[in-house]
Parts: sequence; structure tokens; C1' cells
RNA sequence: GCCGGUGUGGUGGAAUUGGCAGACACAAGGGACUUAAAAUCCCUCGGCGGCAACGCUGUACGGGUUCAAGCCCCGUCACCGGUA
Repeated sequence: GCCGGUGUGGUGGAAUUGGCAGACACAAGGGACUUAAAAUCCCUCGGCGGCAACGCUGUACGGGUUCAAGCCCCGUCACCGGUA
């Protein structure tokens, strides 16, 4: 150089066919229980704005197709594998 694969919250990892993004687990925070702790149970947990209700945004990055894109198409970047 060429060919193929992968990229999703703090981490692992789903979403098989384009149809509410983040199931489930771990980690973290708060609470209950306890003399205290461990264990257990309950709640919260992407980002930004807001006192709050809530709004906007978000699947490596930039475009495109579509009523609708993590998923399809084009380009770019990073990593992994193959090949001369």
C1' cells in the first nucleotide's frame, strides 16, 4: 500500500429485521438496617442548561439517504488481524 474486522455512559456489554438509545452486570453516590461495620434491601447514576417541573443534546469524527439511523451509503481517524 491492499483486504477484512472493531469503535455505544466511569467499566464490561446488549439493542438479531432501520422504529422509545443504553437492557443486564460491575463500579460510584445517597438512604434503611447495625453500638459500629460487613452483608442485605431501596433509590439514583451520559453531557449541558434550569431553583424545580422540564428542555436541549448524545452511539469515534464529518456528511448523506429516510417520516425515522448505533444499524444503510460516502469520507476521515484510532485500534486489531491478514497479505505483498